[in-house]
RNA sequence: GGGACGAAAAGGCAAACCAGCCGAAAGGAUGGGACGCAAAGCCACAGGCCUAAGGCAACAGAGAAUUGCUACGGCGGCUGGGUUGCCGAA
Numbered sequence: 001g002g003g004a005c006g007a008a009a010a011g012g013c014a015a016a017c018c019a020g021c022c023g024a025a026a027g028g029a030u031g032g033g034a035c036g037c038a039a040a041g042c043c044a045c046a047g048g049c050c051u052a053a054g055g056c057a058a059c060a061g062a063g064a065a066u067u068g069c070u071a072c073g074g075c076g077g078c079u080g081g082g083u084u085g086c087c088g089a090a
Base pairs, nucleotide, nucleotide: 005088006087012037013036017032018031019030021028022027035077041083042082043081045080046079047078048075049074050073054070055069056068057067058066
């Protein structure tokens, strides 16, 4: 110095929940708040999960309603992959 790894210290992020805002919803952003996190930085590429406005189908049929399927909407704090990166004990 590099890889792997995760003790310490510094610094960092921020689950649930609360407030009002955006959104059809899932969810998101901001502020508060800390359960946790060594990539809980970034990228929806693969799998997985959530939602179903719109679309399609069934039913009905005047219109509507109802049911099912569907992501072009989401989740990176579900797993894998890609990529960048702080510190340095065993």

Predicted 3D model of a 90-nucleotide RNA (c-di-GMP-I riboswitch aptamer). It matches the Rfam family "c-di-GMP-I riboswitch aptamer". About the family: GEMM was predicted in a large-scale screen for bacterial structured RNA regulatory elements. The sequence was found by an Rfam model in a public genome assembly.